[in-house]
């Protein structure tokens, strides 16, 4: 230099070729409550996220363009 895949809560991960309204879901962690003599387990509830900028659209995590970053392949 060329090509491919990816970037979503504190961590991991789904959703993205079907764009769609209600709260962006799940697990772990954390916080509160119930349970217990206490702890753990279990149950219930809660906090928190779409890499950045622009475009298309009534509507964008999702489509398009340009950047940044990570991983891999080729040279």
């Nucleotide at each position: 230099g060329g090509g491919a895949a990816g970037g979503u809560c504190u961590g991991c991960u789904a959703g993205c070729u079907u764009g769609g309204u209600u709260c962006a879901g799940g697990c772990a962690u954390c916080c509160g409550g119930c349970u217990u003599g206490g702890g753990g387990u279990g149950c219930c509830g809660g906090c928190a996220a779409c890499c950045c900028g622009g475009g298309u659209u009534c509507a964008a995590a999702u489509c398009c363009c340009g950047g940044c970053c990570u991983u891999c392949c080729c040279a």
This is a predicted structure of a 75-nucleotide RNA (transfer RNA) from a Candidatus Aenigmatarchaeota archaeon.
It matches the Rfam family "tRNA". Rfam classes the family as a transfer RNA. About the family: Transfer RNA (tRNA) molecules are approximately 80 nucleotides in length.
The coordinates come from a structure-prediction model, not an experiment, and the mean pLDDT is 81.
The RNAcentral record of the sequence draws on ENA.